[in-house]
Transfer RNA from Daphnia carinata, 73 nucleotides, folded computationally. Taxonomically the source falls in Daphnia (Eukaryota, Ecdysozoa, Allotriocarida, Cladocera). The prediction has a mean pLDDT of 80. The sequence is in RNAcentral, with records from Ensembl Metazoa. Its Rfam family is "tRNA".
RNA sequence: GCCUCUAUGGCCUAAUGGAUAAGGCACCGGCUUCCUAAGCCGGGGAUUGCGGGUUCGAGUCACGCUGGAGGUA
Numbered sequence: 001g002c003c004u005c006u007a008u009g010g011c012c013u014a015a016u017g018g019a020u021a022a023g024g025c026a027c028c029g030g031c032u033u034c035c036u037a038a039g040c041c042g043g044g045g046a047u048u049g050c051g052g053g054u055u056c057g058a059g060u061c062a063c064g065c066u067g068g069a070g071g072u073a
Stems, first nucleotide, its partner, number of pairs: 001072007010025004018056001027043005049065003053061001
């Protein structure tokens, strides 16, 4: 250089082109406890890597760019 895969809260993962992007862990508050842990209840946190495009409608499709992983000489 070329080819393939990949990018979604702090982390891990879901979501058939169609409802306000769902869940776990972590975090914050409360209950419980002598205290902690565990358990239970509640809460905040996502411009879905960036850009423009297709579409009535895009996390999802096509294109370019960037990062990561693999392959190739």